[in-house]
RNA sequence: GGAGCCGUCCGGGCGAACGCGUCGGUCUGCAGGACAGGGGCCGCCGAGGAAAGUCCGGGCACCAAAGGGCAGCGUGCCGGUCAACGGCCGGUCGGGGUGACCCGCAGGACAGCGCAACAGAGAGCAGACCGCCGAACGGCGUCCUCCGGGACGCGCGUGGCAAGGGUGAAACGGUGCGGUAAGAGCGCACCGCACUCCCGGUGACGGGAGUGGCACGGCAAACCCCACGCGGUGCAAGAGCAAAUAGGGAGGCGUCCUCGCCGCGAGGCGAGGUGUCGGGCGGCCCGCCCCAGCCUCCGGGUACGGCUCGCUAGAGGCGCACGGCAACGUGCGUGCGAGAGGAAUGUUCGCCGCCGCCGGGAAACCGGCGGGACAGAACCCGGCUUACAGGACGGCUCCGGCC
RNA sequence: GCGCCCGUAGCUCAGCUGGAUAGAGCAGCGGCCUUCUAAGCCGCGGGUCGGGGGUUCGACUCCCUCCGGGCGCG
Numbered sequence: 001g002g003a004g005c006c007g008u009c010c011g012g013g014c015g016a017a018c019g020c021g022u023c024g025g026u027c028u029g030c031a032g033g034a035c036a037g038g039g040g041c042c043g044c045c046g047a048g049g050a051a052a053g054u055c056c057g058g059g060c061a062c063c064a065a066a067g068g069g070c071a072g073c074g075u076g077c078c079g080g081u082c083a084a085c086g087g088c089c090g091g092u093c094g095g096g097g098u099g100a101c102c103c104g105c106a107g108g109a110c111a112g113c114g115c116a117a118c119a120g121a122g123a124g125c126a127g128a129c130c131g132c133c134g135a136a137c138g139g140c141g142u143c144c145u146c147c148g149g150g151a152c153g154c155g156c157g158u159g160g161c162a163a164g165g166g167u168g169a170a171a172c173g174g175u176g177c178g179g180u181a182a183g184a185g186c187g188c189a190c191c192g193c194a195c196u197c198c199c200g201g202u203g204a205c206g207g208g209a210g211u212g213g214c215a216c217g218g219c220a221a222a223c224c225c226c227a228c229g230c231g232g233u234g235c236a237a238g239a240g241c242a243a244a245u246a247g248g249g250a251g252g253c254g255u256c257c258u259c260g261c262c263g264c265g266a267g268g269c270g271a272g273g274u275g276u277c278g279g280g281c282g283g284c285c286c287g288c289c290c291c292a293g294c295c296u297c298c299g300g301g302u303a304c305g306g307c308u309c310g311c312u313a314g315a316g317g318c319g320c321a322c323g324g325c326a327a328c329g330u331g332c333g334u335g336c337g338a339g340a341g342g343a344a345u346g347u348u349c350g351c352c353g354c355c356g357c358c359g360g361g362a363a364a365c366c367g368g369c370g371g372g373a374c375a376g377a378a379c380c381c382g383g384c385u386u387a388c389a390g391g392a393c394g395g396c397u398c399c400g401g402c403c
Numbered sequence: 404g405c406g407c408c409c410g411u412a413g414c415u416c417a418g419c420u421g422g423a424u425a426g427a428g429c430a431g432c433g434g435c436c437u438u439c440u441a442a443g444c445c446g447c448g449g450g451u452c453g454g455g456g457g458u459u460c461g462a463c464u465c466c467c468u469c470c471g472g473g474c475g476c477g
Base pairs, nucleotide, nucleotide: 001399002398003397004396005395006394007393008392009391010390012352013351014350015349016348017347018346020046021045023043024042025041026040027039028038048374052385053384055383056382057381058380059379060234061233062232063231067286068285069284070283072230073229074228075227076226077091078090079089080088081087092106093104094103095102096101107225108224112223114219115218129165130164131161132160133159136158137157138156139154140153141152142151143150144149173191174190175189176188177187178186192214193212194211195210196209197208198207199206200205238309239308240307241306248298249297250296251295252294253293256273257272258271259270260269261268262267278290279289280288281287317334318333319332320331321330322329323328354371355370356369357368358367359366360365404476405475406474407473408472409471410470413429414428415427416426422460431447432446433445434444435443453469454468455467456466457465
C1' cells in the first nucleotide's frame, strides 16, 4: 500500500415562528351559584435503534390454588447463564476458508410403516454387460505314444472371478505388497470401522493399547420412537364507581335431610349438611368448584362520546470495584418528566456541523447550489429477525514493497 | 391483540406423506373449413411455481426467513 474478518457506538446540534397532544394554572360561560364537559390565555413536557414483524420467552391479571391422563404443540451434541427462552456464553464434533474467522433443527434407521425416479448386469443381506482366467468337467484341433493315455493350443459349452471399464447421489471397507489360472481380507502392513480395557475430562468427547477380517449401508428438515418442556385467555386481562340487567306473560326442566325462630294452620325466615337439574374449569375423559333455581320464547325500560384505577421506577439505564475465560453475578454510587381515548409528537426559517457537485485560488480556504435514510410508542420487559442515507472507534488476518 | 389459510401460464384452477421435460380449461397465434364471420377440426407458443437461504443425490412439495393478499374471534 492492497484485499479482507470480527466487535462496539452514533444516527445531526443550537435558536426562533406557527401548529398539534397530555398535564398544571387561570379566565370565561348556560335562569343566580357550583361541578363536569366546551372555549380563550399562560407554563412544563412530548418516539426508536429498530417503537416494526409478532417469530420465541417471561412478568402481571382472571379463569380453581391451575390438578391427573390421552390427544396436540414445541425443543433436540455437552456444560453453564438467566425470571424464562428456540436467546446468550464457553466447549466438543462435522463442514467451508491460505488465514483472521464463519456455518450447522448436530438424539434414534436390529421398535414400526416406508422411500431410493432415471441410468445401470445389479439398489439391500444384490449382481455379471464389456472384461479377466483356463485350475476342474466336457468338446474341437495339432503333436507324441509303451495304445492305458499324455502334452500343447482354442475359449465352443458347463464353469471360476470381481482386479479393471461402464451406470449412478450411493455398488457390501480404502491404499500398497504378497498370493493366485485369474482373482478375492485369501494373508500381511498402514488407514478406516466394531468391540474390550486403560488414561484425561463434570460432560459432549479426545488419546493410547489389545482383539476381530468387516458384520450392523443411506434417508427421520414426511410419518414415527425416545428424552425433556408447555393449562387457557390476553390490559378489549381485570378491579372500583355511576347507570342498568327491573317488574310482567307463555312453555319446559328441577332436592332432599336436620335444627332454631315466627305463625292456630297452609306456610315463611335463618343456619348447617347433601350435591339432583343447571352452571364454571382448553379438544376429550377423570377429577374439582358453585348451587336453588335454571333454560327457551314473547314483551318492556334505561344508556349510547361512560368515569377512575390497572399505567409505567423497571428481572431497568450509566459509571466504578470485586468474582468469572465469557454470558453473567454481587456491592457501591449516580441520574431517570410520552403515558392517551383508534391515538399528538408536524411544518418553515436562521446559524453551525457532515456529504456531493460547480466556480475561484499555488495552497490553506472562500462562494454558490443540492442532499440527509429506515421508520414511528398504545400494559411492561428479555431476546431473535427484518429495514436503514451517512458516519466514528477498536482488535485481528493474508498478500506485496521498503528499512 | 390473538388464531388460521392462500400465492403455480394473460385468467380460473390441478399437482404438495420428494422422483416431470410442471399440466387442464378458457384466452392468444397459425392452418383447414366458409363467399366472409362464428361454431367445429388440427397444430403451436407462453411459467423467476411470490423472493431469498437451507436439508436432500434430487424441492412446486420439507424447514427457516421476508413480501403480498384473504378469513375468523373478542